[in-house]
């Protein structure tokens, strides 16, 4: 000093021609001509979290399912940010620094812990250590016991590690460490630091079930609305139903119920909310059955519709700039309007400049340039992105100097 890394921005540009989307005007032959504005993105993406909106009871209960889980702040919310704490890791002699984290509970219960190993959690015992007893060919072997330090198996071995201490050992005992309980201090809290007790009670796993605290109604702009046009209350099976009272001028009016449909998986609840009945036949006046109608869902088959209009884009918007805050944010002057399409416009062509490429240069050619393209909006996360600026830089890589 460069790089690579973070954060911010930028992401071809200028200029003629020709062509479109939307919106203003003008003009007439009312759908065309002329003017003129006017037109992607930092991620428009993935559609993975949170809203807003709309509509289902202006949103209801319980179960049942789903989230998220250190503290504390910001936000309409959030699985986002932002500060802090902890735990692992990595750099550094240290001081410190950076990196990542589903980062409540293994002491409520249940469940696993593969191979290997004696033994994966009611603790055990292969080799080894020690000690008794019985046998020797005196080298050892068998057979009781004791031990857990040494080795040996594992991803994990029942506190670490010196020291006493024993027959050998073993928190058996004792310093430090760690763990456990308690008490003071700091700190809004997570937590830390100190000081005592306790020989140690508690092996891992919850992104296994669960346990606790929180929070969560469903669908979704194809949401909803309007208005316009059209169609067949169509056929076929199948299940089920075809109930009950009032009042009647005897035609019919009214009520009320059930089945169904609607709403959340379930149950309740809330809303909506059907039928004409006649005939035969068995019975005997209570019913049962068939046929025809008629009404409900459900399955096929068949008919119509494929326009316009709100919803739609001014908004938790965006930019300067000032105050508060470590900061995420908020607050407050001012200024700015910046796509609204529907099968889907935001390009085309030529030139000059930039930038790469064929190559070191020059000349010439070439790419016409990375990732990608709106579709109710906002806030976020994740992902991709050629090449370029403008700042940091603790460590990290390359170079130069000392």
């Nucleotide at each position: 000093u460069a790089g690579a890394c973070a954060a911010a921005c930028c992401g071809g540009g200028c200029a003629a021609u020709u062509g479109c989307u939307u919106c203003c005007c003008g003009a007439c032959u009312u759908g065309u001509c002329g003017g003129g504005a006017u037109g992607a993105g930092g991620a428009a993406a993935g559609u993975c979290c949170g809203a807003a909106c709309u509509u289902c009871a202006u949103a209801g209960a319980a179960c049942a399912g789903g989230g998220u889980g250190c503290c504390g702040g910001a936000u309409a919310a959030c699985a986002u940010c932002c500060g802090g704490g902890u735990a692992u890791c990595c750099c550094g002699g240290a001081a410190g620094g950076g990196a990542u984290a589903a980062c409540u509970g293994a002491u409520a219960g249940u469940g696993c812990c593969a191979c290997a190993g004696a033994a994966a959690a009611u603790a055990u015992a292969c080799c080894g250590c020690c000690u008794c007893g019985g046998c020797u060919u005196c080298g050892g072997u068998c057979g009781g016991g004791g031990u857990a330090a040494g080795g040996g198996u594992g991803a994990a071995a029942a506190g670490g590690c010196g020291a006493g201490g024993u027959a050998a050992g073993a928190g058996c005992u004792c310093a430090c460490c760690g763990c456990u309980c308690c008490g003071a201090c700091a700190g809004u809290a997570a937590u830390g630091u100190c000081g005592g007790a306790g020989g140690c009670a508690c092996g891992g796993c919850a992104a296994a079930c669960c346990a606790c605290a929180c929070c969560c109604g469903a669908a979704g702009c194809a949401a909803g609305g309007u208005c316009a046009a059209g169609u067949a209350u169509a056929a076929a099976g199948a299940u089920c139903g075809u109930u009950u009272c009032u009042c009647u001028u005897c035609g019919g009016a009214g009520a009320a119920a059930u089945a169904g449909g609607g709403u959340u998986g379930u149950u309740c609840g809330c809303u909506u909310g059907a039928a004409u009945g006649a005939u035969c036949a068995c019975a005997a006046u209570a019913g049962u059955g068939a046929u025809c109608g008629c009404g409900a869902u459900c399955u096929u088959u068949g008919g119509g519709u494929a326009g316009a209009c709100c919803g739609c884009u001014g908004g938790a918007a965006c930019c300067c700039g000032g105050c508060a805050g470590u900061a995420a944010u908020g607050c407050c002057u001012g200024g700015u309007c910046a796509a609204g399409a529907u099968a889907a416009a935001u390009a085309a062509u030529u030139g000059c400049c930039a930038u790469c490429c064929c190559u070191c240069u020059g000349c010439g050619g070439g790419a016409u340039u990375a990732c990608a393209g709106a579709a109710u909006u906002c806030g976020g996360c994740u992902u991709a992105c050629a090449g370029g600026u403008u700042u940091g830089c603790a460590g990290c890589u390359a170079u130069c100097a000392g």
This is a predicted structure of a 402-nucleotide RNA (Bacterial RNase P class A) from uncultured Ignavibacterium sp. Its mean pLDDT, the model's own confidence on a scale to 100, is 76. Its Rfam family is "Bacterial RNase P class A". Its family is annotated with dimeric ribonuclease P complex, ribonuclease P activity and tRNA processing in the Gene Ontology. The sequence was found by an Rfam model in a public genome assembly.